[in-house]
Context: one part of a larger RNA
């Protein structure tokens, strides 16, 4: 490189928009760039190949063909791909009416709970453990009434429900907004798909002369314990951090370990959000649709498993991967305030 892959053996980028290139529905005309299909020119000799001659044979040497699959020129054909021209309406999208929703942002509001003041009642313990103790407690604690502060998180609903492109996202209310489903009809007329650079979101954790805020939890850290040690697992405590606002980090087992978009291939059972029909109007059936899950046939796969939400049959893009270790590491490049991320080797070893 071919070639063979990519849930789990090496391999799908966390995930979107989206240049540039690849691919691209249907129908008539043209066109001839790519195609097919004649001829003409060329395609040096010498090598290969075929029939032959010469060294005694071969290697070797020589005559002749053939072939040089390639270019260039012109004649033709028009089915296919491509241009160009005019249609189409099944692909996509636009408007109307409707449904669902933890989709996103701001702003305010509410109750249980935890802690902390304070009052009152009450008195010797209370916490914690396998057992203990450090700890708190007569300066009156635990506990129990009643108040007040502050902060964070939203029990019960709730559910292999929902919604979102992933990350995630769950008390009510309002405002602001983004996107799917759905139904009947009008328009648009291939506007598509994917996409290397590029951009833009992106859990926690970490930054920063940052500002604020600080209930509970809680790395460090300090104390009891255990225990041969115990720099640990349990124990009392406890500080960044957590939580807001601005501005960076760009990484996860970011996973469904499965890229995205289309077509196409037994069923059977739940379940959300619609729409249509049918009666015996009911806690109802039947159709279909766009999710979510549990089976299973054909088929696939080493196997496990997956099977219309495919790991099956196809096609169109795009990323990766190529034995383990070294090592996702060193240099360099870019990016970052720093942690440090991205790209991304080789010696050398098995």
């Nucleotide at each position: 490189c071919u070639g063979g892959g990519c849930g789990u053996a090496a391999a799908g980028c966390g995930c979107g928009c989206g240049u540039a290139g690849g691919u691209g529905g249907u129908u008539c005309a043209g066109u001839a760039a790519g195609u097919u299909g004649g001829a003409a020119g060329u395609g040096a000799a010498a090598u290969c190949c075929c029939c032959g001659g010469g060294c005694u044979c071969a290697a070797c040497c020589u005559g002749g063909g053939a072939a040089c699959u390639g270019c260039u020129u012109u004649c033709a054909a028009a089915a296919c791909u491509g241009c160009u021209g005019a249609g189409c309406u099944a692909g996509a999208g636009u408007a109307c009416g409707g449904u669902a929703g933890a989709g996103g942002g701001u702003a305010g509001u509410g109750g249980a709970a935890u802690u902390u003041c304070c009052u009152g009642u009450g008195u010797a313990g209370c916490g914690g453990u396998g057992a203990a103790a450090u700890g708190c407690g007569u300066a009156g604690a635990u506990a129990u009434a009643g108040g007040a502060a502050g902060g964070a998180a939203c029990a019960c609903c709730a559910g292999u429900g929902g919604c979102g492109a992933a990350g995630g996202c769950g008390a009510c209310u309002a405002c602001c907004u983004g996107g799917a489903c759905u139904g009947a009809u009008a328009c648009u007329g291939a506007c598509a798909c994917u996409g290397a650079g590029g951009u833009g979101c992106g859990a926690a954790a970490g930054c920063g002369g940052u500002g604020g805020g600080g209930a509970g939890c809680a790395a460090a850290c300090a104390g009891g314990a255990u225990u041969a040690g115990a720099u640990a697992c349990c124990c009392u405590g406890g500080u960044a951090g957590u939580c807001c606002a601005c501005g960076c980090c760009g990484u996860a087992a970011a996973c469904g370990a499965u890229g995205u978009c289309a077509a196409c291939u037994a069923g059977c059972c739940g379940u959300u959000g619609g729409a249509u029909u049918c009666c015996u109007u009911g806690a109802g059936a039947a159709u279909u649709u766009a999710g979510u899950g549990g089976c299973g046939c054909a088929g696939c796969u080493a196997a496990c498993g997956c099977a219309u939400u495919a790991a099956g049959u196809u096609g169109a893009c795009c990323g990766c991967c190529u034995g383990g270790g070294g090592a996702g590491u060193a240099c360099g490049g870019c990016c970052g305030c720093a942690a440090g991320g991205u790209u991304a080797a080789a010696a050398c070893u098995c």
Overview: RNAcentral holds the full RNA, with entries from ENA and SILVA. Predicted 3D model of a 350-nucleotide part of an RNA (small-subunit ribosomal RNA, central domain) from Pseudomonas peli. The coordinates come from a structure-prediction model, not an experiment, and the mean pLDDT is 84. Rfam family: Bacterial small subunit ribosomal RNA.